c-di-GMP-I-GGC riboswitch aptamer, 75 nucleotides, folded computationally.
RNA sequence: GGCGAUAAGGGCAAACCUCGAGUGAUCGGGGGACGCAAAGCUUCGGAUCUCAAGAAGAUGGCCGAGCUGCCGUCC
Numbered sequence: 001g002g003c004g005a006u007a008a009g010g011g012c013a014a015a016c017c018u019c020g021a022g023u024g025a026u027c028g029g030g031g032g033a034c035g036c037a038a039a040g041c042u043u044c045g046g047a048u049c050u051c052a053a054g055a056a057g058a059u060g061g062c063c064g065a066g067c068u069g070c071c072g073u074c075c
Base pairs, nucleotide, nucleotide: 001074002073003072004071011036012035016031017030018029019028020027021026034061040067041066042065044064045063046062047059048058049057050056051054
């Protein structure tokens, strides 16, 4: 640097329920697992979404990009 198994030890946690925050998209805590090898982090580009419509906001579990990283394996 490439790859990701019916491996090992671990990790994250969709829907849904619940409590809370927000006008909203959505977010946080608890329960819960559909999935994930970056489902770790960053709104830089794109995409979608929201509103009280602007130098506004949401989604990193939509795609690209950047940074970082466990285990195994190959060079």

The coordinates come from a structure-prediction model, not an experiment, and the mean pLDDT is 85.